[in-house]
RNA sequence: GCAGGUGUGGUGGAAUUGGCAGACGCGAUGGACUCAAAAUCCAUUGUUGGCGACAACGUGUGGGUUCAAGUCCCACCAUCUGCA
Repeated sequence: GCAGGUGUGGUGGAAUUGGCAGACGCGAUGGACUCAAAAUCCAUUGUUGGCGACAACGUGUGGGUUCAAGUCCCACCAUCUGCA
């Protein structure tokens, strides 16, 4: 230099054909149980604003297509693999 793969909460990882983003697990926080702890069980858990109901934003970055994009298209960035 060329070709291909991957990029989603703190973390692993789903999201089928473009149609409620984050299922499920780990971790964390609070609670129950216990003399105390472990294990187990229950609840909560993206960010910002708000007392709250809620609202806005959020899938590597920036654009495009579309009523609608994690998903399709273009460029770029990071990383992995192969070829030269």
A computed fold for an 84-nucleotide RNA from Christensenella sp. UBA3700, annotated as transfer RNA. Its Rfam family is "tRNA". By type it is a transfer RNA. The organism belongs to Christensenella, within Bacteria.